[in-house]
Context: one part of a larger RNA
This record gives sequence, structure tokens and C1' cells, in this order.
RNA sequence: CUGGGCGUAAAGGGCGGGCAGGCGGGUCCGUUAAGUCUUCUGUGAAAAUUCGGGGCUCAACCCCGUGAAAUGCAGGAGAUACUGGCGGACUAGAGACCGGUAGAGGCUAGCGGAAUUCCUGGUGUAGCGGUGGAAUGCGUAGAUAUCAGGAAGAACACCUGUGGCGAAGGCGGCUAGCUGGGCCGGAUCUGACGCUCAUCCGCGAAAGCGUGGGGAGCAAACAGGAUUAGAUACCCUGGUAGUCCACGCCGUAAACGAUGGGCACUAGGUACUGGGUCUAUAGACGGAUUCAGUGCCGCAGCUAACGCAUUAAGUGCCCCGCCUGGGGAGUACGGUCGCAAGGCUGAAACUC
Repeated sequence: CUGGGCGUAAAGGGCGGGCAGGCGGGUCCGUUAAGUCUUCUGUGAAAAUUCGGGGCUCAACCCCGUGAAAUGCAGGAGAUACUGGCGGACUAGAGACCGGUAGAGGCUAGCGGAAUUCCUGGUGUAGCGGUGGAAUGCGUAGAUAUCAGGAAGAACACCUGUGGCGAAGGCGGCUAGCUGGGCCGGAUCUGACGCUCAUCCGCGAAAGCGUGGGGAGCAAACAGGAUUAGAUACCCUGGUAGUCCACGCCGUAAACGAUGGGCACUAGGUACUGGGUCUAUAGACGGAUUCAGUGCCGCAGCUAACGCAUUAAGUGCCCCGCCUGGGGAGUACGGUCGCAAGGCUGAAACUC
């Protein structure tokens, strides 16, 4: 000496469930003797190495020795502190149970109002619309405006929050039904049942694809009008896929906190959300404290700096994923998945 890393330099898997595997709580008893330790035997060729001796004038070199060494393997005997195996006790981890509780958590059905567009009718007349300014467009076959009625689809103003819920993607009108998870309190039960997780399985925005529906508004493509040297754009008038629903695919993202999960420890201050306890009061507001969560500020420490800082990027342990100069390239080839689009896996030559 026996790698260093992953917020922004290359690097955390999009998220979850979980088999194998890895790792695993406190005190104790019995047992075993796999790891571990001691000892013995066998083997560990020779050369090389080392020690002693010798030979070439010395040395390098060479020769000799039941010599040493050969860190290893196998077998036998023994030790039992620790780790492991088996059996038995424990309750602080984990789970169950009981009582509360907040929430856009999920699925299904029904309902509501505002707005928009269209249709019908009334009033009414020459404009409307649009822009930087215009034009295309719409309108005397009566538009725009306004009133009444009707239809349709999509989205739910205010409440709305620095707020809440969910593993992530994500979730927002109201009501009902079905359903998942969390938090708080109690301490009745189980008795380590735990953590992580390659392969695997499931979920997974938007766009896209298949079949069938739906289609108000918006709007890739497309057409026209402008702008311009040009304008395959930005602006305007239209407008089809699509956006919506059902079922089935796709499986990606700046899927971001650009920060994997679990447990423990390490100053505080402040605000908000959900619960408990104590206190104050006639009661509410309030004060103190404690659990869970969500933010901001900040010490030690960390960091290349920025910054992070009990929601760590601090201090430790366990498990998984990933990185190893730029380009070539997330390409080629092969494999595999997909209806396709393409996804996953994933190089090299060459070059700087």
C1' cells in the first nucleotide's frame, strides 16, 4: 500500500411488490463444533529463495546439505470466548388488536352551475372580427350586439394555501356506493416474525398505435392573409389528426429534490398541517409540552465552490443500482420485447 466516487463535474434504477442471496435486537441456558484457535501426520517435485559450507585468482556464476522456508491443501486429536447451526426462555424492532382522526388517495354511478360553440325564434342595422398597422375571413340570403328557448362536448372560477393525499406517475365542482394507505392514543396479543433485494412481477405523465364511439373549445399537419431580401416561422383567419370515452398496446421524460432504501446518533430558532397530554377560561382564542408531516433560517460538521445542515449533502452500519476522458454513440451488430413507431441490452475501428 492492499481504489475513488454518484445534488450541479461521468455516475441513484421512473416507482413499487418481492423469490434467491447479503445483512440482522437485548440477556441467558443447553447442545453442535461449520467458521475461528492449538497441536500432530501426510502432501506441498527439482530449480529458484534463505542459512551454513565449498569451487572457478575475486565476483557474478556453479556445487553440496535427512538444513530452513514453502504463508496452501487433506486427514486426525483437542479448545469453545466470538460468529454460525439446532433447541428453550425475553420484549425495546416488526406485526396484530381496540378507540379515535385528517385528506384533490383509487374505482364506479348519478347530479350541478358558469362559460364556449351551434340550432330555432324575437328585437335591430351596417358593419363585425383581427393587428404594431393591415389583410385573408364573416355580414343586406340580415352578421356583430341583445333577449328567450333548445342541443352538445369538455373543463370545474371563487374556496386554493408558503395547504393536503399518494410509492412514483399523479390527484381539485357536488353526492352516493365500493376500496387502499397514513397519523394519534391505549399497551390486550404474537415473540425477531426484521432490513435490503440480482432475476422476476406489477404500476407508470405526455405523445403515439389498434378497434369502436364521441367531437364544444383548443389545435400538430395543411390552406390562406400578413411580415420579410426570403419566411417552409414568430402575428392573423380557417382547420384535420389529436385532445374526450371504452377496451387493448406502447413503457418513455429535465419520470427532478437532477439527492436509492432502512436503522441509529449529532445545537437551536421560526411558520404551517394532523393528533395527544398538561395548563388557563364559564367557554372559545391562548400558554407549555409531545408524536407524525411540510417549509424557511441557522451551529458543529461536510463541500471544489455553490451550498447541505434532525426532511443532511454531517457521523456510522446493512443491502441494491450506477460511474471510470471527449467525440464516434445510446449509434452498429446480435439478442429480446412491440401491430408499428420504437424500447431494453449495447460495442469497435477511427479521432482529439